FMN riboswitch aptamer (RFN element) from Kineosphaera limosa, 149 nucleotides, folded computationally.
The same sequence occurs in records of 2 taxa.
Model confidence (mean pLDDT): 80 of 100.
Rfam family: FMN riboswitch aptamer (RFN element). About the family: The RFN element is a highly conserved domain that is found frequently in the 5'-untranslated regions of prokaryotic mRNAs that encode for flavin mononucleotide (FMN) biosynthesis and transport proteins.
Formats: sequence, C1' cells, structure tokens
RNA sequence: GCACGUGCUCCGGGGUCGGUGUAAUUCCGAACCGGCGGUGAUAGUCCGCGACCCGCGGCCACGGGCCUCCAACCGGAGGUCGGUGGGGCGGUUGAUCUGGUGAAAUUCCAGAACCGACGGUGAAAGUCCGGAUGAGAGGCAGCACGUGC
Repeated sequence: GCACGUGCUCCGGGGUCGGUGUAAUUCCGAACCGGCGGUGAUAGUCCGCGACCCGCGGCCACGGGCCUCCAACCGGAGGUCGGUGGGGCGGUUGAUCUGGUGAAAUUCCAGAACCGACGGUGAAAGUCCGGAUGAGAGGCAGCACGUGC
C1' cells in the first nucleotide's frame, strides 16, 4: 500500500411575494425541494431499500399486579396476568407522458404533467412547529483494531 473481517463515527432538501379573510409560510396565484442501492447512459415518478403507521408472535431486557410454597429480619423459588423498551417476522406506504439523440435512456435534451407519513395549528401544511441532539437504507466516506498478501 492492497484485500477481507470487526467496532465506532459521519451522512436530507425546500415558503418568498401577492390575493382573500377576524384568523392561512396550511386556501388561491406565482415560487422552492428531491435520502439510498440497482439499471445497456446520469431517475422524486422504472425495480427495490429506508423513514412514518399497523399487526403477529413472546426471543431478550427492565419494572409491576395476583396466587402458591420456603423463610419468618432482610428476602427467595415457582406459576400466572398484563406494561415499557429492544430485536424478529409480516402488512401498509405517492407520483410520467410525448418528441429528439443514440447501439443502449419512463434516467440525457426539449416540452407538458404529477407526487410527497404521522401529530399540532386562530384556517386545510412536501416547505412552519413537534416526536427528532431520534431512527435508518447504503456508502470506491472517515477512524481504530485484527488477519492475509
């Protein structure tokens, strides 16, 4: 230095102006944004993954109620019920067409579209506030350790 393994760390963008109104960054007009892997060539819309939400089972941890027994000072053993968290499995989870170039593109170029969890709010939110200083896919990203060359 390279390869492999283990551990840790890191890693998401976007609401501004005007209108209506008692009230809206939530409605209306015009704005703005696009996680990760894959792909005959670059993807918010293809195929998948992740996040949110729901369920199952009862694997692990924690703490609790009740019953039985041992001890009768502290307490201990077994059974059972439901709780919280973690991990596992399953479900749910939005949206694109036309033309051009080309060997090849729903990925590039041109044009016209469309989509965006949950809770909150003086009025309905992809963009504000919150769970979240969280979680997490994945990484030819960084660091440490180990093994091999």